[in-house]
This record gives sequence, C1' cells and structure tokens, in this order.
RNA sequence: CGGGGCAGGGUGGAAUUCCCGACCGGCAGUGAAAGCCUGCGAGCCGCAUAUGCGGUUGACUCGGUGAAAUUCCGAGGCCGACGGUAAAAGUCCGGAUGGGAG
Repeated sequence: CGGGGCAGGGUGGAAUUCCCGACCGGCAGUGAAAGCCUGCGAGCCGCAUAUGCGGUUGACUCGGUGAAAUUCCGAGGCCGACGGUAAAAGUCCGGAUGGGAG
C1' cells in the first nucleotide's frame, strides 16, 4: 500500500431492499489469463479477561482452439456474511479512520 457495484423504469403512503432491467468480482496457486478448480483472507458461530484457539464458510455447464484452458474465445447459466431500514439489500447505512490474505 492492500474491494468493486442498481443507470433507466414499474407498483406503492413508504423500496437503490419487491418487480423489469442494470452493475460488481479480494489474495495465492494452476501445463494458459479463474467470482463459481484448489487453497487463503474476510464474514459468521462457539470458547477465552485478552493475545488468541476451535468450527463453519456460496456458485458452471455446453461448444471451439490448443501440447496444455471448469482459467482463453463463443453461448447460456449460477453465487454473494452479520446488524439496520417508512418494505424483504451482493450493490444503501453501520461495525470499519477496523481487520486482512498478500
């Protein structure tokens, strides 16, 4: 030093939370570039005065090229902590001027 994102529209008394639609993708690894392959961090749960310790932790297929790709190209899909709120949130507000793989 170290995280991004509801444009435009509908309903309504009220919604960036619902509906149409839009948008976003931490770190390392890998025969070749990855949100959805492997692992890690964060988050969440339990214990502890605390430093910490333990647990848990989402989601992909088909076709093409190739020596090699669930990573590239084409197509169609899917996933996203906790608390808050005039109404249910991956995207708003908050813990966080925090923590953090690296």
About this RNA: This is a predicted structure of a 102-nucleotide RNA (FMN riboswitch aptamer (RFN element)) from Caldanaerobacter subterraneus subsp. tengcongensis MB4. It matches the Rfam family "FMN riboswitch aptamer (RFN element)". Its family is annotated with FMN binding in the Gene Ontology. The sequence is in RNAcentral, with records from Rfam and Ribocentre.